The RNA shown here (Bacterial RNase P class A) has 412 nucleotides and comes from a Candidatus Multivoradales bacterium. The coordinates come from a structure-prediction model, not an experiment, and the mean pLDDT is 77. RNAcentral holds the sequence, with entries from ENA. Its Rfam family is "Bacterial RNase P class A". The family's RNA type in Rfam is ribozyme. It is recorded under the gene name rnpB. Of the family's consensus pairs, 98% are formed in the model.

RNA sequence: GGAGAGCUCCUGGCGGUCGCUCCCGCCUUCGGGCGGGGGAGGAAAGUCCGGACUCCCACGGGCAGCAUGCUCGCUAACGGCGAGGCGCGGCGACGCGACGGAAAGUGCAACAGAGAGCAGACCGCCUCGGCGCCUUCGGGCAUCGGGGCAAGGGUGAAAGGGUGCGGUAAGAGCGCACCGCGGAGCCGGCGACGGUUCCGGCACGGUAAACCCCAUGCGGAGCAAGACCGAAUAGGGGAGCGGUUCUGUGGGCUGCCCGUCCCGCGACGCGACGCUUCGGCGCCGCGGCCGACUCCCGGGUAGGUUGCUCGAGGCCUGCGGCAACGCCGGCCCCAGAUGAAUGACCGCCCUCCGCGGACGAUCGUGAGAUCGGCUGCGGAUGACAGAAUCCGGCUUACGGAGCUCUCCGGUU
Numbered sequence: 001g002g003a004g005a006g007c008u009c010c011u012g013g014c015g016g017u018c019g020c021u022c023c024c025g026c027c028u029u030c031g032g033g034c035g036g037g038g039g040a041g042g043a044a045a046g047u048c049c050g051g052a053c054u055c056c057c058a059c060g061g062g063c064a065g066c067a068u069g070c071u072c073g074c075u076a077a078c079g080g081c082g083a084g085g086c087g088c089g090g091c092g093a094c095g096c097g098a099c100g101g102a103a104a105g106u107g108c109a110a111c112a113g114a115g116a117g118c119a120g121a122c123c124g125c126c127u128c129g130g131c132g133c134c135u136u137c138g139g140g141c142a143u144c145g146g147g148g149c150a151a152g153g154g155u156g157a158a159a160g161g162g163u164g165c166g167g168u169a170a171g172a173g174c175g176c177a178c179c180g181c182g183g184a185g186c187c188g189g190c191g192a193c194g195g196u197u198c199c200g201g202c203a204c205g206g207u208a209a210a211c212c213c214c215a216u217g218c219g220g221a222g223c224a225a226g227a228c229c230g231a232a233u234a235g236g237g238g239a240g241c242g243g244u245u246c247u248g249u250g251g252g253c254u255g256c257c258c259g260u261c262c263c264g265c266g267a268c269g270c271g272a273c274g275c276u277u278c279g280g281c282g283c284c285g286c287g288g289c290c291g292a293c294u295c296c297c298g299g300g301u302a303g304g305u306u307g308c309u310c311g312a313g314g315c316c317u318g319c320g321g322c323a324a325c326g327c328c329g330g331c332c333c334c335a336g337a338u339g340a341a342u343g344a345c346c347g348c349c350c351u352c353c354g355c356g357g358a359c360g361a362u363c364g365u366g367a368g369a370u371c372g373g374c375u376g377c378g379g380a381u382g383a384c385a386g387a388a389u390c391c392g393g394c395u396u397a398c399g400g401a402g403c404u405c406u407c408c409g410g411u412u
Base pairs, nucleotide, nucleotide: 001408002407003406004405005404006403007402008401009400010399012349013348014347015346016345017344018343020039021038022037023036024035025034026033027032041384045395046394048393049392050391051390052389053222054221055220056219058260059259060258061257062256063255065218066217067216068215069214070084071083072082073081074080085099086097087096088095089094100213101212105211106210107207108206122153123152124149125148126147127146128145129144130143132141133140134139161179162178163177164176165175166174180202181200182199183198184197185196186195187194188193226306227305228304229303236297237296238295239294240293241291242290243289244288246266248265249264250263251262252261268287269286270285271284273282274281275280313332314331315330316329318327319326320325350382351380352379353378354377355376356375357374359372360371361370362369363368
């Protein structure tokens, strides 16, 4: 000097003039006035996770469904964060991982290829026999048939371990060495795992963000949740279903089933059939009645208050911890709108560019050049982007500053 990797912070400031809004206090002719204090973000965004809180009465069990998936920690919790392990990528700093199980089962791998799971012979290699030709009489060439092989080549994303040596008719873990794989022991570690020694020629391959198995977790809906007040209407009509007195029946967790628990309902009358101890009972049908349920038609209101901001809150010292973070102590209160407040203007500063000024330092014989802080004038720029119940994360958009580390080149 160039190219990269990781982490942290900020993301305009001060003052003035007007305007808006919330809270507190005082005053008020109740219209409002005065004073004090506060007023968008690191992402407020996406709505992707997790919760707090509210409602469904509250819970337990099972099934379904969904989510997560190495280990140990942090946290209210998480699919998040920290530290590590293993695997992959990178020269490296570092980054990524949907990271349990393939010997429980099922499925899939097009095409190509001999063959894609306990498979297989296209080109081939070796060997035996037959016929023909040549021969230097060792054998060679061609062809037909039998047997052996999967080491060489080919196909493919992937071919029943890899490299090398030996061995063999030619080969092959056939044997051996190392690597890999399976198992056992010992050592280190909380653990995932790592190291080492020994045994075994050893392999039923790959794929689970395929179905599946295993482990863990999960009720649902959501501030337009919900609560209160006021007003208005038609306390409306119809159908289904259930009930109409019983150890009944229905509703209640917003997937289903069961249980506990809680709550609602009841007005009967007639007829046929069967039984009868002649009191009545059972069953069915019809009519009526009841309604916490489901659906359809129709009507009214859609206003106000609250929820509403003190929180798993922020900042700081110390201690513990590699860290995430936790604990003790101290200080602080930092938006609550509702068609939606937090704005507009001016000046200065900050950032960048241009033109200068004096001073200081260095170089130069000199003119002058370079650098530094101060100062004048002019211009430009300031990104992504606006709370709506709140909080912890993740992801995405974007302007700038600083620190640490890696690699390459040059110089000393």